[in-house]
Molecule: Bacterial RNase P class A
Organism: Planctomycetota bacterium
RNA sequence: GGAGUGGGCCAGGCGAUCGCUGUGCGGGGUAACCCGCGUGGAGGAAAGUCCGGGCUCCAUAGGACACGGUGGUGGGUAACGCCCACCAUCCGCAAGGGUCGGGAAAGUGCCACAGAAAACAAACCGCCACGCAGCUUCGCAAGGAGCUUUGUGGUAAGGGUGAAAAGGUGCGGUAAGAGCGCACCGCGGUUCUGGUGACAGAACUGGCAGGGCAAACCCCACCGGGAGCAAGACCAAGCAGGGCGAAGACCGGAUGGAGCCUGGGGAUUGGCACGUCGAGCAAACUCGACGGCGAACAGUCCCCAGGCUCCAUCCGGUCACGGAGCGGUCCGUUCCGUUUGACGUCCGGGUCGGUCGCAUCGAGCUGUGCGGGUAACCCGCAGCCCAGAGAAAUGAUCGCCCACGACAGAACCCGGCUUACCGGCCCGCUCCGAAU
Repeated sequence: GGAGUGGGCCAGGCGAUCGCUGUGCGGGGUAACCCGCGUGGAGGAAAGUCCGGGCUCCAUAGGACACGGUGGUGGGUAACGCCCACCAUCCGCAAGGGUCGGGAAAGUGCCACAGAAAACAAACCGCCACGCAGCUUCGCAAGGAGCUUUGUGGUAAGGGUGAAAAGGUGCGGUAAGAGCGCACCGCGGUUCUGGUGACAGAACUGGCAGGGCAAACCCCACCGGGAGCAAGACCAAGCAGGGCGAAGACCGGAUGGAGCCUGGGGAUUGGCACGUCGAGCAAACUCGACGGCGAACAGUCCCCAGGCUCCAUCCGGUCACGGAGCGGUCCGUUCCGUUUGACGUCCGGGUCGGUCGCAUCGAGCUGUGCGGGUAACCCGCAGCCCAGAGAAAUGAUCGCCCACGACAGAACCCGGCUUACCGGCCCGCUCCGAAU
């Protein structure tokens, strides 16, 4: 000087004039609101809505299945599919970067075309042995050698096809070959050493289940209620409910009513042994009236009390049945209903108002510590409060500077990931070249 790689930061600035909005204080005003001073006011991604939560509601959020998600090991974290470190593997000269990273001996399935054959696997060209036929040749002969066609048997080493073909290389062996045997490597198993672990190394052993795909179905491990600030809470105002379906029997108590029975009390009718008077006839007896009784007999009514039965209402309880919770199924639990009809469904009516949720204190931010830790991160100390709109607030003009400003605007709040992006600054590391 060049090329690369890993991280951190900024995201136009300053001044003037006017304007918008939250909030504190003060003043004016009945109020709505107005004025003044102070103070705060969009992002690294506010985006995507992809993950994880906080928070709110669903009577219980308990269990199982289904379904869904993650997937090397160990840490971090509130948690995660995120972050850090390490292992394995791949890319890169390297610094570094990537991951289809649990299981293929549980099972099923796929591997086009080419190729003989792509798995319970085979023979296209070949190689070898033997035989028939023919030709050539050597030999005196017996017989031998070679070539061509063909038949039988052996073979998977060589060649071809392909991403991949009964593990690879070499030596021996064989008629020719083959883990057929041996050595090393690979693969499986056992043990030891190191490591928290994934794993690494070593030794011994076995001729050895041919490969890939599970981001194919599947198996294994772990995780997971649902819905969401248009969640939800409160205030004000207003209305109108109706139809259909829909699951039962008892027990106890209280109150009221009705009926019946019993007891007591009262009234009274019939009635009456009783008294008085009158009449028939003197008496008995009879009749009538009045008084008395209700004692004897019969009945009616009222009141009180008790009992029984029934009805109604209320309270409590038992069993059974029906229903609700969670988006799917089942179980458990609780609550509600069947007895004033739970719940479901259809039709219809009212409210589109206001306040809170949200002066957003947070798993918060800033600084610091020869504090811990390889790191992610954690701990201690000190300081700070940092947008809360509600149809949606930070804009306009001028001047100067300059790196000439891209992508782009909160809407309950956080931790991440992914995507978009002009330009600038800082730190670490790697490689190449040159000079000293």